[in-house]
RNA sequence: CAAGCACGCUGGAUGAUCGCGGCUAAUCAUUCGCAAGAAUGAGCGGCUGAGGAAAGUCCGCACUCCACAGGGCACGGUGCCGGCUAACGGCCGGGCGAGGUGACUCGCCGGAAUAGUGCAACAGAGAGGCGUAUUGCCUGCUUUUGCAGGUGAGGGUGAAACGGUGGUGUAAGAGACCACCGGCAGCGGCAGUAAUGUCACUGGCCAGGUAAACCCCACCGGGAGCAAGACCAAGCAGGGUGAAAGGCCACGGCCUACGGGGCGGCCCGUCCCGUCAAACAUCCGGGUAGGUUGCAAGAGGGUGUUGGUAACAGCACUCCUAGAUAGAUGAUCAUCAGCUCAAGCAACAUGCUUGAGCAUACAGAAUGCGGCUUAUAGGCGAGCUUGGCAA
Numbered sequence: 001c002a003a004g005c006a007c008g009c010u011g012g013a014u015g016a017u018c019g020c021g022g023c024u025a026a027u028c029a030u031u032c033g034c035a036a037g038a039a040u041g042a043g044c045g046g047c048u049g050a051g052g053a054a055a056g057u058c059c060g061c062a063c064u065c066c067a068c069a070g071g072g073c074a075c076g077g078u079g080c081c082g083g084c085u086a087a088c089g090g091c092c093g094g095g096c097g098a099g100g101u102g103a104c105u106c107g108c109c110g111g112a113a114u115a116g117u118g119c120a121a122c123a124g125a126g127a128g129g130c131g132u133a134u135u136g137c138c139u140g141c142u143u144u145u146g147c148a149g150g151u152g153a154g155g156g157u158g159a160a161a162c163g164g165u166g167g168u169g170u171a172a173g174a175g176a177c178c179a180c181c182g183g184c185a186g187c188g189g190c191a192g193u194a195a196u197g198u199c200a201c202u203g204g205c206c207a208g209g210u211a212a213a214c215c216c217c218a219c220c221g222g223g224a225g226c227a228a229g230a231c232c233a234a235g236c237a238g239g240g241u242g243a244a245a246g247g248c249c250a251c252g253g254c255c256u257a258c259g260g261g262g263c264g265g266c267c268c269g270u271c272c273c274g275u276c277a278a279a280c281a282u283c284c285g286g287g288u289a290g291g292u293u294g295c296a297a298g299a300g301g302g303u304g305u306u307g308g309u310a311a312c313a314g315c316a317c318u319c320c321u322a323g324a325u326a327g328a329u330g331a332u333c334a335u336c337a338g339c340u341c342a343a344g345c346a347a348c349a350u351g352c353u354u355g356a357g358c359a360u361a362c363a364g365a366a367u368g369c370g371g372c373u374u375a376u377a378g379g380c381g382a383g384c385u386u387g388g389c390a391a
Base pairs, nucleotide, nucleotide: 001387002386003385004384005383007381008380009379010378012336013335014334015333016332017331018330020049021048022047023046024045027042028041029040030039031038032037051362055373056372058371059370060369061368062367063225064224065223066222070268071267072266073265075221076220077219078218079217080094081093082092083091084090095109096107097106098105099104110216111215116214117213118210119209134155135154136151137150138149139148140147141146163181164180165179166178167177168176182206183205184203185202186201188199189198190197191196229293230292231291232290238284239283240282241281242280246255247254248253257275258274259273260272261271262270263269300319301318302317303316304315305314306313307312338358339357340356341355342354343353344352345351346350
């Protein structure tokens, strides 16, 4: 200097004028009250007002309701080890596998003999339990063609073909046998919390792949959701359907049984109501859709420090930063920074001056938070890898 990898911050600033939403001291007005004071409304002035993703709605939770929310089946989710967290399918560190020269990235990461079932097109003799054997090789017969037997080393097909190299042996071969290597299994040593790694011994055991195929195993999981809920005001029109024993008694009730209903589906269990009529459920029809609240002080932010490889945690100090409801945060001007273009100067990696233009990326809260995923013009900062050049 070039090309990459992975991370952090920012994504305009200041001033003036006018305009919006929330809160509010002083003050003013109204109401209540004997007074103190309280409530409501206004509110010059003051404070404050969209994001790193507010997006997606993919996960987890807080919170609210289902009167309580227990067990099992089914169903769904996760799937190496250790740690963090309120929790998670998240994050951090590590292991293994794959990709890359590398910095790094990705993960479809439990189980295939250890429960079983299935699938693999085409090509090929053949994709697995045994058998079956294409081209070829060997032996015998045969004039030739060919036939019988042996073989599966060499060649071919294929993504993948019954381990590899070298030898012994054979008619020709073949783990048939041997040495070494590889895989697998068994039994151990060492290191590590563990996943796992490594070393040694024994055994010719040498026939796989796929579970993001069904499945098995381990762990986790009530449901619905702020349009959840709570309160006030106003208004209306109701009608229909649903089943079920007795006994005791102090006449109030109690016991057993039964019926209906609630708890995502089913069962158990439990609770509520009832047993001659309506709590509940359901069907038809009518009315209202207005207001207040939920609604923002938190698993909150910032700084410093301690511990930890890190994620993160503790301690100390400090700060309050939207709460709308047809939905607010905008407009104009000026200056500076930034970007683009043009010209000139200087320099040779670039910088400066002048002029013009732009306000430009992705994009707008709606109960909140922790994550993940996706989109992103430009600018700044530190780190690492590879290549070239120079010293």

Description: A computed fold for a 391-nucleotide RNA from a Chloroflexota bacterium, annotated as Bacterial RNase P class A. The gene name in the source record is rnpB. Of the family's consensus pairs, 98% are formed in the model. The organism belongs to Chloroflexota, within Bacteria. The coordinates come from a structure-prediction model, not an experiment, and the mean pLDDT is 76.